[in-house]
Model confidence (mean pLDDT): 83 of 100. A computed fold for a 73-nucleotide RNA from an uncultured Lachnospiraceae bacterium, annotated as transfer RNA.
């Protein structure tokens, strides 16, 4: 300096052809137990990195910015 991929809950990740943002772990509570753990159930948890555009409707499509990683020179 050129090209490519990725960015979603506290963590590692899904989300099909653009149509209600999810599950697991963690955390909290409950059931079970003499008690703890395990197991089971429920709950909590989101400005989908940021700024714009397209659309009736954007996590998804388009442009730009930032960050991380990879390849080439």
């Nucleotide at each position: 300096u050129g090209g490519g991929a990725c960015a979603u809950a506290g963590c590692g990740c899904a989300a099909u052809u653009g149509g209600c943002a999810g599950a697991g772990c963690u955390g909290u509570c409950g059931u079970c137990u003499u008690a703890u753990a395990c197991a089971c159930g429920a709950c909590c948890g989101g400005u989908u990195u940021c700024c714009g555009g397209u659309u009736c409707g954007a996590g998804u499509c388009c442009g730009g910015a930032u960050g991380u990683c990879c390849c080439g020179a």
Rfam family: tRNA. It is annotated as a transfer RNA.